RNA sequence: UGAGUCGGCCAGACGGUCGCGUCGGUGCGUGAGCACCGCCGAGGAACGUCCGGGCUCCACAGGGCAAGGUGGUGGCUAACGGCCACCCGGGGUGACCCGCGGGACAGUGCCACAGAGAACAGACCGCCAGCGGGCGCGGGCCUCGGCCCACACCGGCUGGUAAGGGUGAAACGGUGGUGUAAGAGACCACCAGCGGGCCAGGUGACUGGCUCGGCUAGGUAAACCCCACCUGGAGCAAGCUCAGACAGUGCGCGUUCGAGGGCGGCCCGCCCGAGUGCACGGGUAGAGCGCUGGAGGCAGUCGGCAACGGCUGUCCUAGAUGGAUGACCGUCUCCCGCCGGCCGGUAACGGCCAGCGGUGACAGAACCCGGCGUAUCGGCCGACUCAUCCA
Numbered sequence: 001u002g003a004g005u006c007g008g009c010c011a012g013a014c015g016g017u018c019g020c021g022u023c024g025g026u027g028c029g030u031g032a033g034c035a036c037c038g039c040c041g042a043g044g045a046a047c048g049u050c051c052g053g054g055c056u057c058c059a060c061a062g063g064g065c066a067a068g069g070u071g072g073u074g075g076c077u078a079a080c081g082g083c084c085a086c087c088c089g090g091g092g093u094g095a096c097c098c099g100c101g102g103g104a105c106a107g108u109g110c111c112a113c114a115g116a117g118a119a120c121a122g123a124c125c126g127c128c129a130g131c132g133g134g135c136g137c138g139g140g141c142c143u144c145g146g147c148c149c150a151c152a153c154c155g156g157c158u159g160g161u162a163a164g165g166g167u168g169a170a171a172c173g174g175u176g177g178u179g180u181a182a183g184a185g186a187c188c189a190c191c192a193g194c195g196g197g198c199c200a201g202g203u204g205a206c207u208g209g210c211u212c213g214g215c216u217a218g219g220u221a222a223a224c225c226c227c228a229c230c231u232g233g234a235g236c237a238a239g240c241u242c243a244g245a246c247a248g249u250g251c252g253c254g255u256u257c258g259a260g261g262g263c264g265g266c267c268c269g270c271c272c273g274a275g276u277g278c279a280c281g282g283g284u285a286g287a288g289c290g291c292u293g294g295a296g297g298c299a300g301u302c303g304g305c306a307a308c309g310g311c312u313g314u315c316c317u318a319g320a321u322g323g324a325u326g327a328c329c330g331u332c333u334c335c336c337g338c339c340g341g342c343c344g345g346u347a348a349c350g351g352c353c354a355g356c357g358g359u360g361a362c363a364g365a366a367c368c369c370g371g372c373g374u375a376u377c378g379g380c381c382g383a384c385u386c387a388u389c390c391a
Stems, first nucleotide, its partner, number of pairs: 001387010012332007020041002023038006043362001047373002050371005055235004062268004067231005072086005087101001088099004102226002107224002109220003124165002126161006133154002136151001138149004173191006192216001194213008239289004248280006260272004296315008335358004340353005
């Protein structure tokens, strides 16, 4: 200098004018409220609502079955499907990245197309053997019509063969040899892989080594299923308080022979229980609490590889409820385009300055947190890797 990998940060600044919401103050108003002044007033994702928790209520919620979720190991955490570290597998020269990563000898199912054959495999071509046939060449016999033998080729039938070809994502270990009519773990050596045992290292996933066995085991569990662990439901329109309004009628079931309801689904079991289910009709649609300071941020220090945790100091002011947090102007700034000027360089190009114009994203609280995922104009910083050049 070029090409990359990982991580973090910012999300325009200042001023003016007008406007909005909560709260506080002052004044006015019987009151609802109004006017003025002052403080504060969206995000890195406030988003999606995909996980997890706090909080609230359901009776502080029993057992079994079913259902759902998670899935290498160890740790972190309030918890998690999150995060950190490591292991295994895959990719990259590398920094680093990716993995929906338990079990396919418990059982069942499925494996499209192509292909002969796709799961206790399979003979299409090829190879080999046997039988009989045709044609050619050579040899022999001969009564000159033919007959016999051997070889090569062609096609047929019967059988052997999983070495080779071909199909496929995948064809039932690989290489070399023995063997054979040709072949084959049929046998042997080495290698790969599987299973058992032992030793060593590690908390563990796992790794390394020795030895034995049988010659070999397809994939799929985000198919059923099996194993281990986890899970009660509904959600701030939760839930509580105050104020206000209203009108009942009909039918059914029932008061210890118990309707109906609750304990997430089903069964058992338990509890409440004198009302209750359905239909028609009628009324209300206000206010307050919950409500925001919390598993909180930042700095230092200590422990830890890290996620994270302990201690000390310091900082913090949205709480709307048809739902506020905005608009315009000016100056500056970031980026882009156009046109110039200057400097460096042979050049490509780079740097600086000035002018004009444009652009500034994604998106927006609604009980609160921890994550994940997705969207985002652009800019900045740090660490590391590879290649090349110079000293």

This is a predicted structure of a 391-nucleotide RNA (Bacterial RNase P class A) from Pedococcus sp.
It is recorded under the gene name rnpB.
Rfam family: Bacterial RNase P class A. The family's RNA type in Rfam is ribozyme.
The prediction has a mean pLDDT of 76.
The RNAcentral record of the sequence draws on ENA.
NCBI's taxonomy places the organism under Bacteria, Actinomycetes, Micrococcales, Intrasporangiaceae, Pedococcus.